[in-house]
RNA sequence: UUAGAUCCUGGCUCAGGAUGAACGCUGAAUACGUUCCCGGGACUUGCACGUCCCGGGGCACCACUUCUGGGUGGCGACCGGUACACGGGUGAGUAACGCGUAUGCAACCUACCUCGGAAAAGGGGAUGACUGGUGGAAACGGGGAUUAAUGCCCCCUAGGGUUGUUUCUCUGCCUGGGUGAGCCGUUACUAUUGGAACCGAUUGAGAUGGCCAUGUUGGUCAUUUCCUGGUUGGUGAGGUUACCUCACACCAAGGCAACGAUGUCUAUGGGGUCUUAAAGGAUGGUCCCACACACUGGUACUGAGACACGGACCAGACUCCUACGGGAGGCAGCAGUGAGGAAUAUUGGUCAAUGGACGCAAGUCUGAACCAGCCAUGCCGCGUGAAGGAAGACGGCCCUACGGGUUGUAAACUUCUUUUAUAUGGGAAUAAUGUGAGCUACGUGUAGCUUUUUGAAGGUACCAUAUGAAUAAGCAUCGGCUAACUCCGUGCCAGCAGCCGCGGUAAUACGGAGGAUGCAAGCGUUAUCCGGAUUUAUUAGGUUUAAAGGGUGCGUAGGCGGGAUAAUAAGUCAGUGGUGAAAGCCUGCAGCUUAACUGUAGAAUUGCCAUUGAAACUGUUAUUCUUGAGUAUAGUUGAGGUGGGCGGAAUGUGUAAUGUAGCGGUGAAAUGCAUAGAUAUUACACAGAACACCGAUUGCGAAGGCAGCUCACUAAACUAUAACUGACGCUAAUGCACGAAAGCGUGGGGAGCGAACAGGAUUAGAUACCCUGGUAGUCCACGCCGUAAACGAUGAUUACUGGUUGUGCGCGAUACACAGUGCGCGACUGAGGGAAACCAUUAAGUAAUCCACCUGGGGAGUACGUUCGCAAGAAUGAAACUCAAAGGAAUUGACGGGGGCCCGCACAAGCGGAGGAACAUGUGGUUUAAUUCGAUGAUACGCGAGGAACCUUACCUGGACUUAAAUGUAGAGUGCAUGACUUGGAAACAGGUCUUUUCUUCGGAACUCUUUACAAGGUGCUGCAUGGUUGUCGUCAGCUCGUGCCGUGAGGUGUCGGGUUAAGUCCCAUAACGAGCGCAACCCCUAUUACUAGUUGCUAACAGGUCAUGCUGAGGACUCUAGUGAGACUGCCGGUGUAAACCGAGAGGAAGGUGGGGAUGACGUCAAAUCAGCACGGCCCUUAUGUCCAGGGCUACACACGUGUUACAAUGGCCAGUACAAAGGGCAGCUACUUGGUGACAAGAUGCUAAUCUCUAAAACUGGUCUCAGUUCGGAUUGAAGUCUGCAACUCGACUUCAUGAAGUUGGAUUCGCUAGUAAUCGUAUAUCAGCCAUGAUACGGUGAAUACGUUCCCGGGCCUUGUACACACCGCCCGUCAACCCAUGGAAGCUGGGGGUACCUGAAGUCUGUGACCGCAAGGAGCGGCCUAGGGUAAAACUGGUAACUAGGGUUAAGUCGUAACAAGGUAGCCAAGGGCGAA
Repeated sequence: UUAGAUCCUGGCUCAGGAUGAACGCUGAAUACGUUCCCGGGACUUGCACGUCCCGGGGCACCACUUCUGGGUGGCGACCGGUACACGGGUGAGUAACGCGUAUGCAACCUACCUCGGAAAAGGGGAUGACUGGUGGAAACGGGGAUUAAUGCCCCCUAGGGUUGUUUCUCUGCCUGGGUGAGCCGUUACUAUUGGAACCGAUUGAGAUGGCCAUGUUGGUCAUUUCCUGGUUGGUGAGGUUACCUCACACCAAGGCAACGAUGUCUAUGGGGUCUUAAAGGAUGGUCCCACACACUGGUACUGAGACACGGACCAGACUCCUACGGGAGGCAGCAGUGAGGAAUAUUGGUCAAUGGACGCAAGUCUGAACCAGCCAUGCCGCGUGAAGGAAGACGGCCCUACGGGUUGUAAACUUCUUUUAUAUGGGAAUAAUGUGAGCUACGUGUAGCUUUUUGAAGGUACCAUAUGAAUAAGCAUCGGCUAACUCCGUGCCAGCAGCCGCGGUAAUACGGAGGAUGCAAGCGUUAUCCGGAUUUAUUAGGUUUAAAGGGUGCGUAGGCGGGAUAAUAAGUCAGUGGUGAAAGCCUGCAGCUUAACUGUAGAAUUGCCAUUGAAACUGUUAUUCUUGAGUAUAGUUGAGGUGGGCGGAAUGUGUAAUGUAGCGGUGAAAUGCAUAGAUAUUACACAGAACACCGAUUGCGAAGGCAGCUCACUAAACUAUAACUGACGCUAAUGCACGAAAGCGUGGGGAGCGAACAGGAUUAGAUACCCUGGUAGUCCACGCCGUAAACGAUGAUUACUGGUUGUGCGCGAUACACAGUGCGCGACUGAGGGAAACCAUUAAGUAAUCCACCUGGGGAGUACGUUCGCAAGAAUGAAACUCAAAGGAAUUGACGGGGGCCCGCACAAGCGGAGGAACAUGUGGUUUAAUUCGAUGAUACGCGAGGAACCUUACCUGGACUUAAAUGUAGAGUGCAUGACUUGGAAACAGGUCUUUUCUUCGGAACUCUUUACAAGGUGCUGCAUGGUUGUCGUCAGCUCGUGCCGUGAGGUGUCGGGUUAAGUCCCAUAACGAGCGCAACCCCUAUUACUAGUUGCUAACAGGUCAUGCUGAGGACUCUAGUGAGACUGCCGGUGUAAACCGAGAGGAAGGUGGGGAUGACGUCAAAUCAGCACGGCCCUUAUGUCCAGGGCUACACACGUGUUACAAUGGCCAGUACAAAGGGCAGCUACUUGGUGACAAGAUGCUAAUCUCUAAAACUGGUCUCAGUUCGGAUUGAAGUCUGCAACUCGACUUCAUGAAGUUGGAUUCGCUAGUAAUCGUAUAUCAGCCAUGAUACGGUGAAUACGUUCCCGGGCCUUGUACACACCGCCCGUCAACCCAUGGAAGCUGGGGGUACCUGAAGUCUGUGACCGCAAGGAGCGGCCUAGGGUAAAACUGGUAACUAGGGUUAAGUCGUAACAAGGUAGCCAAGGGCGAA
């Protein structure tokens, strides 16, 4: 890190340590270590094994010399001795007695070395060197002559050893071992005058080293189960140092293997190393031990030791030389070269030390070794300074920017120190021996002492002095894990990334900068191992649902197993002994200035072997017991199994009859049947299959499974008795048997049903669901198949652990009762368990035994191989590749063509509309130079716009301007300006002429203009950066919190349940108790009334006046105005109910159950709308995307949609008359009144800054006319003439008059509003405004209905519940074919490799063997033959790779095609097994 969140399961990933490492950046010096992991591939050059003259013959060469045919020293090559088998390198092969460990060798060998014993008399013939000649290019030879030895051969005596045989005695561990005696066979040398020493021969013992044998340990694959012919054993002779089938002849037929033989692949093993708490896991470089190898393969020789790295022979490959005839070679020794590779060093010095070979010794040799060089490759230690120093400097970076923060006591500056560096000077230890000389002891020699000489590293380590902070810091990281944050750039680009992931204009994740963090001469990255990972679980896991219990039983091997007694000692436990090399690890101490490193001592080495003891437990042996198990006797039970017989109902068919037009089927239909008589009804007959009711959470069975009745055969369980046996038991790999359905084979049977198939429907399609038919099949017999979601998704057995309740069959009981007891089948609830759901004596609890199975998802139960099968197929069963998840349980939501309850003008019941016409208006589309922009389901479309002719205006065309329009502040100057006239021009603008402010207390102030400075402007983009405002769900009844309680937790409870309400409104109940935002109420208008106050309002009474009028005086009664109150609360009554509440034409009341209306809109949803109201972050433009002007456009017009107006007429139109409102407006205004005009209006004139004046009704009512027509309906359109506003009505205004008189006769599918003063209808006013496209919007009053049974259905919403694979939440999720790209894999005609084996042929060198007339005195040899064999060839198979036309499926991939299979009842419930069919699911 899976999820919206949770718990779990489970994988992936990181933090730690390590390395023979590599790469990137960087790099002062030192000490100690390390360094070709790949091509056991190829090698130029030099060196790495020689030595001895005290064995020999000599003198080519050198030195000295007493003279020379000499002597001494020394010595090349040669004979001879010894070494070369050590040391050094590498890890190819090898799964093996190769290694480790422990034993054995009574079955053996051992040069040099140590300690003992014995004996030494004589001969012989050769050969190298050398010399003379000869072949060859060379390497190298072949002859002749001559000669020596510590070289080779023969041999007397003696003793000893040994072989064979006979015999005696002692002894042991099976074959045996030791000792004595007799007989036989075989075998011994040099140098010196002499002795000794050295050396040599022989023998015994030791030491050292080695060979061999045995037990045990240690890889993969069973998709390798059989392997083996010298194989296993015996006898005999051979061979070997020795045992052995080691080899041969004969005989027998054995031997190994599930405790893994044989085969394949891989691999040197160990001490150790890394990691880990440990157990383990991984690893085997350097050092040590062992093994193996030395160009590849084979072979022996020599030797104490080899089948031999720097030896030999043969074969092969490769390289080199060549005169082409022939020869030479082997760095996996040290350096070094090229090649390969990510990658690994000098062709260095010295034998001074340690060690080795030879030698009497001196000494020689030694790429062993010791040193040095290169490389930060590792580990260790040291340094790059220390103290003070705030104006917190400059500079950088950041910010809320007149300032602050940070870098930062950091620097500068002052003082101090000198490790390191540089210079100069001094200067080691490692050295002990040995040699030479001398001395001492005894005895010419040995031992000891003194002295002399010997250092590669190295003038190095180290020490002293001087100088002076002087010479010295980088790398990585900074989203979380994980320590460390800001700015700029970029804009799903460039890039980052270990996992999660970051980047699409405000990136702490990219790149840069500043700062910070970590480590530090290094730091990061990559690779690999362990850890974390209890993620293979021995310590220490699991299997109901996450991966995982075999379909079931029987039973073999194996594992495990009841009580008692005795014996034993295999396991077990304890003690002791041996071994467990050293190094390493750990501990103590010590040495390098410290440390790393090294030395020394100890501990440990958990193991193996031997021995002594113990006897509880396990094992073994013996005896015994009855409780486990089984048997017996007597009963009981059941759809247990197999075979036979019988039965009725239903269905179908046939025959006969009655009877007539339909039947059948469906959501609705059709195909089909039927006048040749169906369906229906009746009778008879036949056929096959299945067995209603009883019947059940019933019963039986191992599971699959089993159901009418009855008979036969057969199996099981239980109960009772406690008679018999005496542990006889449990489990169970391999094996055997059984095993639903479908399917297969053969033969029957076939009524109904019914894959396939046909037809009819449905549908966009319908290869389906539905319907009509219908074949296999379903049934029987026999034989296969062997699988299922074969499920309780729960293996078998045994023991233990609380209760309640139902039921089947027994026992018991005098029993139709109640208790008891045994075996079953169920339900509920505890403890306990569990991730939870849940399980809970029928465990998923507590324990024991055995078996099976699991280890992330996909690929895949696939491929290949094998076994089984007639086939279908079954069983066994991978990998490449790919993802960071897949999954379980539960939670909250959302959703469902799930359920329940409830509400709403949601439906229904009604009234009036829209959709058809004309016009108005808005939108889309189209057009255009532009038709500015925004709003787009509900929630855009008479919306922003509550006023587009210019302006507005943002758009287009053209002409102009560039600090430019407006405003403010500060300073300076001025009275220019302004106004009037005028030229060009479309205007903006560019000029010209004339004129020259106001107030004043005279200080100045106001105003205008010019100029300077500071602030420009943008209706350009982003509503997905935002504020504010708004729409909608919705005036729906919801949304939450505190404390408590429940749950591991998300979360739940409260808020649910029963009632009730308009309401989460209230009541009751209740692990909840309370509270908040919403609801309601409080506010405003309205309906009644009281009081107060009466002007501009009112006028009853009184008075005056007029044609008339509250007109006037006056009045407050009334209306009204506008302030304060009252009133309504289910308060009262009756009924129902626990209550809340409901009911009632109840009373009272102006009003009655929220009285009516308004304002008021919870938590939130839609990234809803708006950057073009305003504000604002960021980006963009700056002689333009800013600004000014004229004209045009926003008013276009084939068409489509929305919202309206007017109509289609008689409930009406027209004419005349009469009446009644509310609310609002008015000075650039409303205008009475008069006059003129048909009229819009005009000319005069009065009142009003408004309860005062003014603008003001229409439907209605009364009367008349029209009489059902495209009309006296309707008024569009068009013509003419006018009025008004305005600078201006052409594009493009309204109104008036006259004339004209379209469409339209009530509107398809569909759809909207409304429940009362409502709908409908009638007019009035206002905002905006010069005017107006207003039929719009917002208000106002007048007249004034109908209907609601009810909640089945449509839509929306609320609550509860259920399912879910959804959570961006159904506009969700998601499956498969086809098409496209890429990747890995399987099959495949073939092509081409590899290793191993078999058969046959051939067969080098060589051992052995036979012969050996030739050579040799002899020993022996040449030669010839044979056996075996490396290699080569041929043949047929098997195994295992690579590649391949073509082909198959699989995986991956932002936006392809077809459908919609699954998730909700997913719209036909889904899924498992199987058959058939089909574009795909």

Small-subunit ribosomal RNA from an uncultured prokaryote, 1481 nucleotides, folded computationally. Model confidence (mean pLDDT): 81 of 100. Rfam family: Bacterial small subunit ribosomal RNA.